[in-house]
RNA sequence: ACUCGAUAAUGGCAAACUUAUUGAAAGAUAAGGACGCAAAGCGACGGGCCUAAUGCAAUGUGCGAUGGCAGCCGAGUACCGAA
Numbered sequence: 001a002c003u004c005g006a007u008a009a010u011g012g013c014a015a016a017c018u019u020a021u022u023g024a025a026a027g028a029u030a031a032g033g034a035c036g037c038a039a040a041g042c043g044a045c046g047g048g049c050c051u052a053a054u055g056c057a058a059u060g061u062g063c064g065a066u067g068g069c070a071g072c073c074g075a076g077u078a079c080c081g082a083a
Base pairs, nucleotide, nucleotide: 004081005080012037013036017032018031019030020029021028022027035071041077042076045074046073047072048069049068050067055063056062057061
């Protein structure tokens, strides 16, 4: 350096759900809580998915990201280090 991922670290993260706050919504944040994770660390670059306020169409419906999801996948970057 590459590969790899331990029964390592008084190591780390934390799904559903609950409460509070926030947001038009999707969602986010904090506390509780653990389904799981070897990056379930970071960031929306490519694909994908969610929402649809403003807007457009013109109808109680459709389109549409400037809003989101990294715990959907790829790529990028980065932590630890037993053999």
This is a predicted structure of an 83-nucleotide RNA (c-di-GMP-I riboswitch aptamer) from Halalkalibacter akibai JCM 9157. The prediction has a mean pLDDT of 79. The RNAcentral record of the sequence draws on Rfam and Ribocentre. RNAcentral records the identical sequence in 2 taxa.